Overview: Predicted 3D model of RNase P RNA and transfer RNA as a complex of 412 nucleotides. The coordinates come from a structure-prediction model, not an experiment, and the mean pLDDT is 78.

[in-house]
RNA sequence: CAGGCCAGGCAGCCGCGCGGCCCUCGUGGUCGCGAGGAAAGUCCGGACACCGAAGGGCAGGGUGCUGGGUAACGCCCAGGCGGGGAAACCCGACGGAAAGUGCAACAGAAAGAACACCGCCCAAGCGACCGCUCGCGGUCGCCGGCAAGGGUGAAAAGGUGCGGUAAGAGCGCACCAGCGGCGCGGUGACGCGCCGGCUCGGCAAACCCCACCCGGUGCAACGCCAGACAGGGACGAUGACGCGGCCCGCCGAGUCCCGGGUAGGCGGCUCGAGCCCGGCGGCAACGCCGGGCCCAGAUGGAUGGCUGCCCACGACAGAAUCCGGCUUAUCGGCCUGCU
RNA sequence: GCCGGAGUAGCUCAGCUGGUAGAGCAGCUGAUUUGUAAUCAGCUGGUCGGGGGUUCGAUUCCCUUCUCCGGCU
Numbered sequence: 001c002a003g004g005c006c007a008g009g010c011a012g013c014c015g016c017g018c019g020g021c022c023c024u025c026g027u028g029g030u031c032g033c034g035a036g037g038a039a040a041g042u043c044c045g046g047a048c049a050c051c052g053a054a055g056g057g058c059a060g061g062g063u064g065c066u067g068g069g070u071a072a073c074g075c076c077c078a079g080g081c082g083g084g085g086a087a088a089c090c091c092g093a094c095g096g097a098a099a100g101u102g103c104a105a106c107a108g109a110a111a112g113a114a115c116a117c118c119g120c121c122c123a124a125g126c127g128a129c130c131g132c133u134c135g136c137g138g139u140c141g142c143c144g145g146c147a148a149g150g151g152u153g154a155a156a157a158g159g160u161g162c163g164g165u166a167a168g169a170g171c172g173c174a175c176c177a178g179c180g181g182c183g184c185g186g187u188g189a190c191g192c193g194c195c196g197g198c199u200c201g202g203c204a205a206a207c208c209c210c211a212c213c214c215g216g217u218g219c220a221a222c223g224c225c226a227g228a229c230a231g232g233g234a235c236g237a238u239g240a241c242g243c244g245g246c247c248c249g250c251c252g253a254g255u256c257c258c259g260g261g262u263a264g265g266c267g268g269c270u271c272g273a274g275c276c277c278g279g280c281g282g283c284a285a286c287g288c289c290g291g292g293c294c295c296a297g298a299u300g301g302a303u304g305g306c307u308g309c310c311c312a313c314g315a316c317a318g319a320a321u322c323c324g325g326c327u328u329a330u331c332g333g334c335c336u337g338c339u
Numbered sequence: 340g341c342c343g344g345a346g347u348a349g350c351u352c353a354g355c356u357g358g359u360a361g362a363g364c365a366g367c368u369g370a371u372u373u374g375u376a377a378u379c380a381g382c383u384g385g386u387c388g389g390g391g392g393u394u395c396g397a398u399u400c401c402c403u404u405c406u407c408c409g410g411c412u
Base pairs, nucleotide, nucleotide: 001337002336003335004334005333006332008310009309010308011307012306013305014304016034017033018032019031020030021029022028023026036316040327041326043325044324045323046322047321048218049217050216051215055247056246058244060214061213062212063211064210065079066078067077068076069075080094081092082091083090084089095209096208100207101206102203103202117150118149119146120145121144125142126141127140128139129138130137131136132135158176159175160174161173162172163171177199179196180195181194182193183192184191185190222267223266224265225264231258232257233256234255235254242250274293275292276291277290278289279288280287281286311314340411341410342409343408344407345406346405349364350363351362352361358395366382367381368380369379370378388404389403390402391401392400
C1' cells in the first nucleotide's frame, strides 16, 4: 500500500417474539430459531402488485473511453488514455468546441479567425536639419512596417534553438506538442511507424448535437372478511375516467369533489437472482455442475435484565415487502500478499 | 414505511439563464421636541446549513451530508 475476516467470550437465573410437538386444554409444559456490516440515507437498479394487454412518436429525465459480467444498474471486472506517487499502488462525470447559438465580470491597446499603450524599425514614399568627394551618408519627423520584448489578465493565435531581416514573424530549418492522411498491430478504446501542409484557443456539472436507456404509482401497492354511517354536488354513450399531453388500440359505466362513518381481522409476508463445501470454464467480475443446510417475520411492534469468571475493557448502530449496489457512521483486533 | 418541499443579516423574505449579496422591520448615532413616540439623515450587521467537485470565478451548476416542514392509511 492492497485484499479479506471478526465486532467481547463462557456459565447460571429470570423474561420477550415466532414455529413444531405433547397433555390433565391452562395466561400449561417442552424443543428449535431469533438483527447488521452497515438493518441507516432512500441516492440508483430490479422483483412483486395495481393502473389497460404497456404499442407509437412528442415532451421530460438519465447515462456517457473500450470490451465483458449481470435480472438490471449510475454497480462490478479487465483493458486504454490522462493525472498523482520514490515505489507498491491510487484517482478520473473520460463522447462531440472545423453543426449551430451563447458566455468570459474587473483589468487591459486588444477576449476570438481580435489588437497596438509602452516599445522595435524607418527598407520603399514625402519632408526638415547637418556633412561633403554633389548624389550619396547621418539624425529626426510624417505616412507606414512589426508583434520579438515590457505591461494587463484565469486565458493574448504553438514551445526551445539556429538561420534570416530595416526591424520582425513558421518566413526557412531541426527537435518537441498539436492537426490531417496512409500503413501495421489490436474485437475495440488506442498504440507504433512514415508522409504532409505549417498552427487552426477555453467552457457542454451553458443551451445544444450524437449514441443508448426509461410508461406511471409504490406493500399505507393489492385482494378478501366483518362492522359503522347521511347524504349532497359536478362531469359522462356527442365517450367521462383510465396518461404530463397527443395518436392508435382496448374496455363499455362509472369517475371526481365536499360532507359523514370506521381506525378491526386475514392474506400479501418471507425458500430466496438464498447460504456453505467441492469440482470445472474464465486473467477477473462471474457462470455451470454435484452434495449439504433452513437462517427473524412483529402489527403498539419481540432479541432484554441480573450475577460470576476471563481478556486487549468492548465502536457505529437496530429489521418492517424482498433483493443487487452505492454513499455515509464506526473503539479496536486478526490473516494474506506487495513496496 | 413510502413520496414531496425548504434552509440567505437578530426576524420576515428577494436575488431566473454563474461576475462586488439586497429590501422591510429591528439595533446604533445625529437632527427635530420641554421630554417620549412618530418623522428625517446616516451607519453597523452575512461561514448564503456543513463538506467536496466543475469553472478563471459558485448563493446560483453537480455530488454527498445535516436540520426543519408537509402529504398518503